RNA sequence: UUCUUAUUAGCUCAAUGGCAGAGCAGAAUACUUCUAAUAUUUGGAUCCAGGUUCGAGUCCAGGAUAAGAAU
Numbered sequence: 001u002u003c004u005u006a007u008u009a010g011c012u013c014a015a016u017g018g019c020a021g022a023g024c025a026g027a028a029u030a031c032u033u034c035u036a037a038u039a040u041u042u043g044g045a046u047c048c049a050g051g052u053u054c055g056a057g058u059c060c061a062g063g064a065u066a067a068g069a070a071u
Stems, first nucleotide, its partner, number of pairs: 001070007010024004018054001026042005047063002050060002
């Protein structure tokens, strides 16, 4: 220098172009003499800025970060 892959909630991961979800973690309530456990409820995210599209986490081009490969 070129190419490939990845980036989604605090963490680990989902999501056929059509309402962004799960587990664990956090908060509240109930239960309990107290704690733990359990039950119910609840807050929280698409790496950045563009394009295509009626509609983009997803497709396209660029950039950032990380990993790998070639030279």

Description:
The prediction has a mean pLDDT of 81. This is a predicted structure of a 71-nucleotide RNA (transfer RNA). A source record names the gene tRNA-Arg-TCT-1-1. The same sequence occurs in records of 2 taxa. Its Rfam family is "tRNA". The family's RNA type in Rfam is transfer RNA. The sequence is in RNAcentral, with records from GtRNAdb and Rfam.